The RNA shown here (c-di-GMP-I riboswitch aptamer) has 87 nucleotides and comes from Sporosarcina luteola. Its mean pLDDT, the model's own confidence on a scale to 100, is 84. Lineage of the source: Bacteria > Bacillati > Bacilli > Caryophanales > Sporosarcina. It was read from a public genome assembly, where an Rfam model found it.

RNA sequence: UAAUAGAAAAGGCAAACUUAUCGAAAGGUAAGGACGCAAAACUACGAGUCUAACAUCCUCUUGGGUUAAGAUAGUCGGGUUGCCAAG
Numbered sequence: 001u002a003a004u005a006g007a008a009a010a011g012g013c014a015a016a017c018u019u020a021u022c023g024a025a026a027g028g029u030a031a032g033g034a035c036g037c038a039a040a041a042c043u044a045c046g047a048g049u050c051u052a053a054c055a056u057c058c059u060c061u062u063g064g065g066u067u068a069a070g071a072u073a074g075u076c077g078g079g080u081u082g083c084c085a086a087g
Base pairs, nucleotide, nucleotide: 004087006084012037013036017032018031019030020029021028022027035074041080042079043078045077046076047075048072049071050070055066056065057064058063
């Protein structure tokens, strides 16, 4: 120095929930708050999952089904980047 792996130390992020706000919804953003996380940093390329506005079919009903180019990175994988450093 690199790889694997993550003991110690310095730190980092922030689930659920509450309030406000955006959105048709899923969900996002901000503040509070910590369930947890060695990439729980970034990225929507692949898969999964969620929603169904528009569209379409049935019903004729104010309803139901299908559908992502919407969402999810704290579902998994891929790509990019990064702190420390025992073994």